[in-house]
Context: one part of a larger RNA
RNA sequence: GAGUAGCGUAAAGAGAUGUGAGAAUCAUCUCCGCCGAAAGCCUAAGGUUUCCUGGGCCAGGGUUUUCCACCCAGGGUUAGGCGGGACCUAAGCCGAGGUCGAAAGACGUAGGUGAUGGAUAGCAGGUGAAGAUUCCUGCCCCACGGCAAUUCGUUUUAAGCAAUGGAGUGACGCAGAAAGGUAGUUCUAGCGGCCUGUGGUUGUGCCGCGCCAAGCGUGUAGGGUGAUGGGAUAGGCAAAUCCGUUCCAUCUUAAGCCUGAGACGUGAUGGGGACCGAACUGAGUAGGGAACUGAAUGAUCCUACGCUGCCAAGAAAAACUUCUAGCUAGAAUUGUCGUGCCCGUACUGAAACCGACACUGGUGGGCAAGUAGAAAAUACUAAGGCGGC
Numbered sequence: 001g002a003g004u005a006g007c008g009u010a011a012a013g014a015g016a017u018g019u020g021a022g023a024a025u026c027a028u029c030u031c032c033g034c035c036g037a038a039a040g041c042c043u044a045a046g047g048u049u050u051c052c053u054g055g056g057c058c059a060g061g062g063u064u065u066u067c068c069a070c071c072c073a074g075g076g077u078u079a080g081g082c083g084g085g086a087c088c089u090a091a092g093c094c095g096a097g098g099u100c101g102a103a104a105g106a107c108g109u110a111g112g113u114g115a116u117g118g119a120u121a122g123c124a125g126g127u128g129a130a131g132a133u134u135c136c137u138g139c140c141c142c143a144c145g146g147c148a149a150u151u152c153g154u155u156u157u158a159a160g161c162a163a164u165g166g167a168g169u170g171a172c173g174c175a176g177a178a179a180g181g182u183a184g185u186u187c188u189a190g191c192g193g194c195c196u197g198u199g200g201u202u203g204u205g206c207c208g209c210g211c212c213a214a215g216c217g218u219g220u221a222g223g224g225u226g227a228u229g230g231g232a233u234a235g236g237c238a239a240a241u242c243c244g245u246u247c248c249a250u251c252u253u254a255a256g257c258c259u260g261a262g263a264c265g266u267g268a269u270g271g272g273g274a275c276c277g278a279a280c281u282g283a284g285u286a287g288g289g290a291a292c293u294g295a296a297u298g299a300u301c302c303u304a305c306g307c308u309g310c311c312a313a314g315a316a317a318a319a320c321u322u323c324u325a326g327c328u329a330g331a332a333u334u335g336u337c338g339u340g341c342c343c344g345u346a347c348u349g350a351a352a353c354c355g356a357c358a359c360u361g362g363u364g365g366g367c368a369a370g371u372a373g374a375a376a377a378u379a380c381u382a383a384g385g386c387g388g389c
Base pairs, nucleotide, nucleotide: 013031014030015029016028017027018026032387033386034385035384040367041366042365043364046348047347050346051075052074053073054072055071056070060068061067080141081140082344083343084342085341087118088117092113093112094111098107099106100105122139123138124137125136126135142340143339144338145337146336147335148334149333150332151331152330160327161326165323166322167321168320173310174309175308176307179303180302181301184297185296186295187294190209191208192207193206194205195203211271212270215266216265217264222259223258224257225256226251227250228249229248230247231246232245233244235243236242272292275288276287311314353362354361369381370380371379372378
């Protein structure tokens, strides 16, 4: 320079009460305002204690501060079923032998590794200052083991099991249309509450509620497929009753079989529930608890990449099914009892990540209320969250 620029999007504050040495800024209450395909909720990565409680105010906070993502101390993350591993493979990477190369090393077979994919058994409610599909309550499920009952099998063919092998399946694009549902939403019978400071309101009044999962049973709307039996078989690196090929017979164009949302029943004599509401001096806590029907609308979700169409022609392996090779004297079902390893789990997801900052920037996925509307546009709102000089 200068008490100048500025105090970081123009969402906005006002009042009362409290705490305190001290209050525009902290707490509580009443209004006002802002977002609402977000400025809400869940989550991946990243961060790594920032979470909660008590205490503190030199510094950090663009002012202040009794406050804080700051400082100090204590506390907090509970899993057979959620996610990952003890399963599988993709690109990529590593790579026994091997090939190449002065060396270092490069490439690469078998093989391994590697999710962003496949496979895979848990739902509802409650609870704490802070954890919950993890704790608790209720109802379930998976794998393995013990015991009991029943059934089948056992002296050389086979009750049962079964490949690191064969076959099937897994197994896949995009667009479009229609159907059946469900979530959700809006009303509603019903149930509960209210008639207040002022004027009006007992009424066809006003306000609120008007629910519930997995699992199990049933096997529907819809979709797919010809089905069954027998014979033959130089293919599937051995074998095969399996698959493939082929012949015959029977049944027929709808039955059978496969798949398949939802509804219904059960789960539930349970839970939730508007509302009412103590005592200790707390707390809307403990506790109590009504109705819980029907209709309309209706998804971008499910049936389902199912169907139809199209060309650019749309992973693999394991699980699973089946077949033998083979293995065995026990096996299956039901009931009951037991066992179930390692890692993650707080909080944030933006003032907590990447941008030197509490930075107008950047950052993957999911959820998707009301009125108007074609709509996830836009406007105003709900739930919820905010108005950090």
Description
Large-subunit ribosomal RNA, domain III from a bioreactor sludge metagenome, 389 nucleotides, folded computationally. Its Rfam family is "Bacterial large subunit ribosomal RNA". Rfam links the family to the GO terms structural constituent of ribosome and ribosome. The coordinates come from a structure-prediction model, not an experiment, and the mean pLDDT is 83.